[in-house]
This is a predicted structure of a 347-nucleotide part of an RNA (small-subunit ribosomal RNA, central domain) from an uncultured bacterium. The prediction has a mean pLDDT of 87. It matches the Rfam family "Bacterial small subunit ribosomal RNA".
Context: one part of a larger RNA
RNA sequence: UUGGGUAUAAAGCGCGCGUAGGCGGCCCGACAUGCCGGGGGUAGAAGCGGGGGUCUCAACCCCCCGAAGCCCCCGGAACCUUCGCGGCUUGGGUCCGGUAGGGGAGGGUGGAACACCCGGUGUAGCGGUGGAAUGCGCAGAUAUGGAGUGGCACCCCGGUGGCGAAGGCGGCCCUGUGGGCCGAGACCGACGGUGAGGCGCGAAAGCUGGGGGAGAGAACAGGCUUAGAUACCGUGGUUGUCCCAGCCGAAGACGAUUGGCGGUAGGUGUGGGGGGACGAUCCCCCCGCGCCGCAGCCAACGCAUUAAGCGUCCCGCCUGGGGAGUACGGCCGCAAGGAUAAAAAUC
Numbered sequence: 001u002u003g004g005g006u007a008u009a010a011a012g013c014g015c016g017c018g019u020a021g022g023c024g025g026c027c028c029g030a031c032a033u034g035c036c037g038g039g040g041g042u043a044g045a046a047g048c049g050g051g052g053g054u055c056u057c058a059a060c061c062c063c064c065c066g067a068a069g070c071c072c073c074c075g076g077a078a079c080c081u082u083c084g085c086g087g088c089u090u091g092g093g094u095c096c097g098g099u100a101g102g103g104g105a106g107g108g109u110g111g112a113a114c115a116c117c118c119g120g121u122g123u124a125g126c127g128g129u130g131g132a133a134u135g136c137g138c139a140g141a142u143a144u145g146g147a148g149u150g151g152c153a154c155c156c157c158g159g160u161g162g163c164g165a166a167g168g169c170g171g172c173c174c175u176g177u178g179g180g181c182c183g184a185g186a187c188c189g190a191c192g193g194u195g196a197g198g199c200g201c202g203a204a205a206g207c208u209g210g211g212g213g214a215g216a217g218a219a220c221a222g223g224c225u226u227a228g229a230u231a232c233c234g235u236g237g238u239u240g241u242c243c244c245a246g247c248c249g250a251a252g253a254c255g256a257u258u259g260g261c262g263g264u265a266g267g268u269g270u271g272g273g274g275g276g277a278c279g280a281u282c283c284c285c286c287c288g289c290g291c292c293g294c295a296g297c298c299a300a301c302g303c304a305u306u307a308a309g310c311g312u313c314c315c316g317c318c319u320g321g322g323g324a325g326u327a328c329g330g331c332c333g334c335a336a337g338g339a340u341a342a343a344a345a346u347c
Stems, first nucleotide, its partner, number of pairs: 003319004008300001012315001014201004021194001023192001025088003028084003034080001035076008048066006091191001092188004096183004103177001105175005110154001114150003118146001120144002125136002162169002206247006215241001220236002223233001259313004266292011296303002320347002329340001331338002
């Protein structure tokens, strides 16, 4: 490379937008690139297919003929492919009417809890643990009632639930804003799907500058435990955790399952919408989220209309273990480091 694979054995890029490219619905028409037929050339030797010969046979060896493939010429038209500034509406999109939602951004605001400060009541302990001690307290703590300040997070509702491409999103209100779903039509007319590069988004931790700092709390300190205790437990406590601006881009970024489309038994629950004139604990349709389960698949576990089944299109990735996601090189980053990515020796 071919092939075979990619939930758990090696392997789906963390997620999206999109360039090139390869891929592409129904009808009509054209051409003859692909397609089909014929002819010619070429197709090294060996090998391969057919026939023959020869070592007693066979393998081996020798001789003759042939074959895809590629190139040229002639011919064909039913399909497929290609082409058309031809048409169509089922794919896709736009418009209209509804609708659910912790989707994103900015601003405002509320109560509980907590800590600190002030003054009141009040007196000897409090705190903490398996038990203790460090710690706090007669300079009046803990407890209790009042007032104030501050920062963080939003109890119940809450769900096996919702939204988002993923990361993720939860008090309440306002402003402007993205996407989805449902319903009946009208309009555009293949405008699509994927996507190497590229661009953007991307939890936590970390970094730069500035602000903020209640609680909890890496590091650190002392207390305890212990043979030791650089831990578990307890008392303190800095960076950070919060906000603004800018970086970083690594994750068990998981459904360990890339995305799109078609089609393949059912049952049950739930979120959103519609229909059955009203109503309905009921039934039907569409979209989503779960569980169970048939065929089929799977090494098994299991998956099973939300496929890991049957097909198709595009992309990424894998190819024994370790060495190693390392070295070197260039690229990116302030740094930490990231991305790309070997080899020797070895089993």